[in-house]
RNA sequence: GCCGACUUAGCUCAGUGGUAGAGCAACUGUUUUGUAAACAGUAGGUCGUCGGUUCAAAUCCGACAGUCGGCU
Numbered sequence: 001g002c003c004g005a006c007u008u009a010g011c012u013c014a015g016u017g018g019u020a021g022a023g024c025a026a027c028u029g030u031u032u033u034g035u036a037a038a039c040a041g042u043a044g045g046u047c048g049u050c051g052g053u054u055c056a057a058a059u060c061c062g063a064c065a066g067u068c069g070g071c072u
Stems, first nucleotide, its partner, number of pairs: 001071007010024004018055001026042005048064005
C1' cells in the first nucleotide's frame, strides 16, 4: 500500500427495516444469628462518528475513526 471481519448496557453477546434484549456483574427487598447461595424486583443504551436512502434505520448505502486478521 491492498483486501476482509468487527464496533449494541460495566463485561460477554443476541437482535438482518416497524416498541433495543439476554446471561453475568451492580443495587434493593425476602430468607439467615451473620455471610454466601436461592427467590422477587430495580436501575443501567444519543446501537463508534458524520452523511445518504426510506413513511420508518442498530439493521440498507457511503465516508471517516478504532480494533483484529490476511496479502505484498
This is a predicted structure of a 72-nucleotide RNA (transfer RNA) from a Patescibacteria group bacterium. The sequence was found in a public genome assembly. NCBI's taxonomy places the organism under Bacteria, Bacteria candidate phyla. Model confidence (mean pLDDT): 83 of 100. Rfam family: tRNA. Rfam links the family to the GO term triplet codon-amino acid adaptor activity. The family's RNA type in Rfam is transfer RNA.